[in-house]
Molecule: Lysine riboswitch aptamer
Organism: uncultured Lawsonibacter sp.
RNA sequence: GAUAGAGGCGCGGCGCUCAUGCGUACCGCGGGACAAGGCCAGGCAGCCGUCCCGGGGGAGAGGGUGCGCCGCCGAAGGAAGGACGGCCUGCCUGGGCGGUCCGACCUGGGCCGGGGGAGAACAUCUCACGGACUGUCACGAAGAGUGGAGCGCUAUC
Numbered sequence: 001g002a003u004a005g006a007g008g009c010g011c012g013g014c015g016c017u018c019a020u021g022c023g024u025a026c027c028g029c030g031g032g033a034c035a036a037g038g039c040c041a042g043g044c045a046g047c048c049g050u051c052c053c054g055g056g057g058g059a060g061a062g063g064g065u066g067c068g069c070c071g072c073c074g075a076a077g078g079a080a081g082g083a084c085g086g087c088c089u090g091c092c093u094g095g096g097c098g099g100u101c102c103g104a105c106c107u108g109g110g111c112c113g114g115g116g117g118a119g120a121a122c123a124u125c126u127c128a129c130g131g132a133c134u135g136u137c138a139c140g141a142a143g144a145g146u147g148g149a150g151c152g153c154u155a156u157c
Stems, first nucleotide, its partner, number of pairs: 001157005008073001010072007018064001026057002029054006037048002039095008076107003081102004086097002108134002111131003115127004136148004
């Protein structure tokens, strides 16, 4: 260097399903209140009134459960930073939020804990930290123990 392989509540993708989302958004009808609101701070022009109550109709997406299939074992996940487009429309300055793609760098693996973030959420996901466990290698005669990281480990060539 090539090929094959191991870790186990192992990883990812897709389809169907069920619940959640939700009697919410939204659309009609009736009634009422209000003058500044349409992500934030501003400039110019335009467009749309806004909110509440009653009653009628009434979703979807993202995220998830279960089942199946497929691809796999840096599987994959996170991420400084960058590009593009969204948050009424067009143009301009600065910022915030969430989306898609690229991505220095970080993480052996899942589990548990309190905390931060995402989320409608007590679901779920995610991050660093802490804990024990587990696979693996090193040190050790061995046991015990300690330490390392997947750029690793095992086998064959």